[in-house]
């Protein structure tokens, strides 16, 4: 360095379910466990989602903007444990 050990010693928590917040997607805190070796931290690049707002066509959509999600992906910063190569 490379793999992530049938190992220690610990993290975290999807889905529901209460309660709180928001226009909404979702977030937060208690249950709760499907996963997770970075499911640590960052919206920077793409992607998926929202619509309180603006236009456009107008049946719902398009585009911009606002948000959201790192447990979609890729980028950046960190960083336990010592098997085994």
């Nucleotide at each position: 360095g490379u793999g992530g050990a049938c190992a220690a010693a610990g993290g975290c928590a999807a889905a529901c379910c209460c309660g709180g917040u928001g226009a909404a997607a979702g977030c937060c805190g208690g249950g709760g466990g499907c996963g997770c070796a970075a499911a640590g931290c960052u919206a920077u690049g793409g992607g998926u989602c929202u619509u309180c707002c603006a236009c456009c066509c107008u049946a719902g959509g398009g585009u911009g903007a606002u948000g959201a999600u790192c447990g979609c992906c890729a980028g950046g910063c960190c960083g336990c444990u010592g098997c085994a190569c």